[in-house]
Order: sequence, then structure tokens, then C1' cells
RNA sequence: GGCUGGGUAGCUCGGUAGGUUAGAGCAAUGCAUUCAUAACGCAUAGGUCGCGGGUUCGAGCCCCGCCCCAGCUA
Repeated sequence: GGCUGGGUAGCUCGGUAGGUUAGAGCAAUGCAUUCAUAACGCAUAGGUCGCGGGUUCGAGCCCCGCCCCAGCUA
């Protein structure tokens, strides 16, 4: 350099033939419980879906360019 896969919450991930709210678990915070802590329970917050363009009435999802990670290959 070429090819393939990936980039979504602090972490690990899901997401459908483009469409109503972008979710789960863990973590965090608050409450409850306890003599206290942990565990369990309830609730809350947290997202420019890697960046920039394009298509479309509508894009996490389709197209183009770029960046980053992993693997394969000369």
C1' cells in the first nucleotide's frame, strides 16, 4: 500500500429491508433496608451514534472522503 471487520452512555455490547422513545447489563448518584457496610430492591442522571459532506419527507442504518483500532496479505 491492498483486503476484511469494527468505532453507539464511564466500560462491555444490542439495534431493524431507512420511520413513532436510541436501548440492555455493569458502573455512578439518590432513596429504602442495616447498629454499620456489602448484597438485594426502587428511582434518577448520563449519548453531536468517530469526523465532514451527500441522498431522502426522514439516516445509528444507504453513498463519498478522512481519522482511529484489530486481523490478513504483498
Transfer RNA from a Candidatus Levyibacteriota bacterium, 74 nucleotides, folded computationally. Its Rfam family is "tRNA".